[in-house]
């Protein structure tokens, strides 16, 4: 430099273009124990940025960052 993959919650992953973006572990708050942990209930919390297609984008398209593979 050329290609080709990916980018969602604090983490590891779901989501046929269509219901309020879900679930697991973490945290926070509660129950219950003398105290802790375990269970249990229950709160909050994210689509990488900018444009386009769409009645409607996480999802399709162009670009730019960021990261990984391939090529000489």
């Nucleotide at each position: 430099g050329c290609u080709c993959c990916c980018g969602u919650a604090g983490u590891u992953c779901a989501a046929c273009g269509g219901a309020u973006a879900g679930a697991a572990c973490a945290a926070g708050g509660g129950u219950u124990u003398c105290c802790u942990a375990a269970a249990c209930c229950u709160u909050a919390g994210a689509u990488a940025c900018a444009g386009g297609u769409u009645c409607g984008a996480u999802u399709c398209c162009u670009g730019u960052c960021g990261g990984g593979g391939g090529u000489a």
Predicted 3D model of a 72-nucleotide RNA (transfer RNA) from a Verrucomicrobiota bacterium.
Model confidence (mean pLDDT): 80 of 100.
Lineage of the source: Bacteria > Pseudomonadati > Verrucomicrobiota.
Its Rfam family is "tRNA". By type it is a transfer RNA.